[in-house]
Context: one part of a larger RNA
RNA sequence: GGACGAACGCUGGCGGCGUGCCUAAUACAUGCAAGUCGAGCGGAGUUUGGAGGAAGCUUGCUUCCUCCGGACUUAGCGGCGGACGGGUGAGUAACACGUAGGCAACCUGCCCACCAGACGGGGAUAACGACCGGAAACGGUAGCUAAUACCGGAUAGAUCCUGACGCCGCAUGGCGAGAGGAAGAAAGGCGGCUUCGGCUGUCGCUGGUGGAAGGGCCUGCGGCGCAUUAGCUAGUUGGUAGAGUAACGGCCUACCAAGGCGACGAUGCGUAGCCGACCUGAGAGGGUGAACGGCCACACUGGGACUGAGACACGGCCCAGACUCCUACGGGAGGCAGCAGUAGGGAAUCUUCCGCAAUGGGCGCAAGCCUGACGGAGCAACGCCGCGUGAGUGAAGAAGGUUUUCGGAUCGUAAAGCUCUGUUGCCAGGGAAGAACGACUUGUGGAGGAACUGCCAGAAGAGUGACGGUACCUGAGAAGAAAGCCCCGGCUAACUACGUGCCAGCAGCCGCGGUAAUACGUAGGGGGCAAGCGUUGUCC
Numbered sequence: 001g002g003a004c005g006a007a008c009g010c011u012g013g014c015g016g017c018g019u020g021c022c023u024a025a026u027a028c029a030u031g032c033a034a035g036u037c038g039a040g041c042g043g044a045g046u047u048u049g050g051a052g053g054a055a056g057c058u059u060g061c062u063u064c065c066u067c068c069g070g071a072c073u074u075a076g077c078g079g080c081g082g083a084c085g086g087g088u089g090a091g092u093a094a095c096a097c098g099u100a101g102g103c104a105a106c107c108u109g110c111c112c113a114c115c116a117g118a119c120g121g122g123g124a125u126a127a128c129g130a131c132c133g134g135a136a137a138c139g140g141u142a143g144c145u146a147a148u149a150c151c152g153g154a155u156a157g158a159u160c161c162u163g164a165c166g167c168c169g170c171a172u173g174g175c176g177a178g179a180g181g182a183a184g185a186a187a188g189g190c191g192g193c194u195u196c197g198g199c200u201g202u203c204g205c206u207g208g209u210g211g212a213a214g215g216g217c218c219u220g221c222g223g224c225g226c227a228u229u230a231g232c233u234a235g236u237u238g239g240u241a242g243a244g245u246a247a248c249g250g251c252c253u254a255c256c257a258a259g260g261c262g263a264c265g266a267u268g269c270g271u272a273g274c275c276g277a278c279c280u281g282a283g284a285g286g287g288u289g290a291a292c293g294g295c296c297a298c299a300c301u302g303g304g305a306c307u308g309a310g311a312c313a314c315g316g317c318c319c320a321g322a323c324u325c326c327u328a329c330g331g332g333a334g335g336c337a338g339c340a341g342u343a344g345g346g347a348a349u350c351u352u353c354c355g356c357a358a359u360g361g362g363c364g365c366a367a368g369c370c371u372g373a374c375g376g377a378g379c380a381a382c383g384c385c386g387c388g389u390g391a392g393u394g395a396a397g398a399a400g401g402u403u404u405u406c407g408g409a410u411c412g413u414a415a416a417g418c419u420c421u422g423u424u425g426c427c428a429g430g431g432a433a434g435a436a437c438g439a440c441u442u443g444u445g446g447a448g449g450a451a452c453u454g455c456c457a458g459a460a461g462a463g464u465g466a467c468g469g470u471a472c473c474u475g476a477g478a479a480g481a482a483a484g485c486c487c488c489g490g491c492u493a494a495c496u497a498c499g500u501g502c503c504a505g506c507a508g509c510c511g512c513g514g515u516a517a518u519a520c521g522u523a524g525g526g527g528g529c530a531a532g533c534g535u536u537g538u539c540c
Stems, first nucleotide, its partner, number of pairs: 001540004006536005013387006019380002021345001026343003030340003035080003040077002043074014087298003097222007106215003111211007119153001121151002128143001130141004159182004165176004188203006224270003231261003236258007273295004277288004300321005323334004351377001353376003359373001360371004390420004400411004424481001427475004440461003444457003484529005489510003495524005505512002
């Protein structure tokens, strides 16, 4: 000099864009942060329409019952999603990360393309109603019922297993392949047409191949300190056989052999998430890993599996532990390192805000619902950038302050005065600006089809904004409302007076202060930066 997620002191006008618990991975009150689908299914509730019956009877109304519908809502079964998104950095010195490769050793829901198919049966169960238990959380018993829930059967090759044979390769092997064996489905939902037989559109479903995207595993190389850590190792190193996995493997088991690593630093201890990047530097290098992006790890602590395409699963389950809460003492409930917020710790770090209008995500044919992701607003000079606090003119060099050798000098064109402007702030008016794409409705055209629905394209119409009466524009009045901080001995730009008298004090280093202190304190003046200026801390 530069930099900062900074803090502290004094000061403080506006805007834009960013940033904001670095400490206790401490404990958490309260609210919200993951749902959705009624076009998978049976119910239930509310309401309404039609038909039939009964009663009352003011003969066309009311009430009740049964049947068939419509609309709305939804606890339950079922599907998809809760493995994404969001947080944190505890652990980890490791194939965790980065980079370059490999898998003749692998998986992949949703999406895309293609091939083939969707036949025919069955038995349950929740909800519900009944009874019972419990303070509650929540259950138990015997009944009823449905499905795109579940289970057999049929079909079946380009899938899987065996594999003569052929082709090929980088060892194990790979590819093709006659033949043999094994394995599936939802005939569903919603529409249209119908001669009621069916046909058809669309969303789904099953088996398979390929793609896209994502993941798993393996390997070379690279990046901390300590040798005042020198030896470490029994599933240890290798083999055979098996178990297990999507898959290779000592991953696991049995047996066999006795190996394997290490001064090119094993092992141990300490520290630490890694990277793109960021800071600094001419570079080499050094330091850092906040925000943003990629990867990893974790979710009260430890362990475990279940479900699933995917987890050993932050707002799922089970067990143990610590802690907190409820209890009728028998037993239960909980997990903010999600967004806000509270206590505590600390030098120190924000609102218990608005909205799903946009972007993105989940579900849904869609309308739409959900979304503390996100978009915004709020607070904070925490940072960067921009703007302003006026411009021109103005010498009687006013008054006043300071100083003086008493002549003057200086603050100083500075002020006043005059002319002008109107950024910003304030006030008033305009501005429903842009942010809007998409979806919806109507009619048009097109491909296909016997036709309809549906699909595709473009047109018109209506509607949709949290921010927000915000940005922006116009106008009025008005210099009125907007400057401080540090320094002035040398380094280092900037000097005098008074006070003090080795005192009080200053100080980054050298050093100042003991009676004329440019070094302390105050004043005048000056220098530097400026809505900031200094100090402290850390890094180059």

Background: Small-subunit ribosomal RNA, 5' domain from an uncultured bacterium, 540 nucleotides, folded computationally. Model confidence (mean pLDDT): 83 of 100. RNAcentral holds the full RNA, with entries from ENA, Greengenes and SILVA.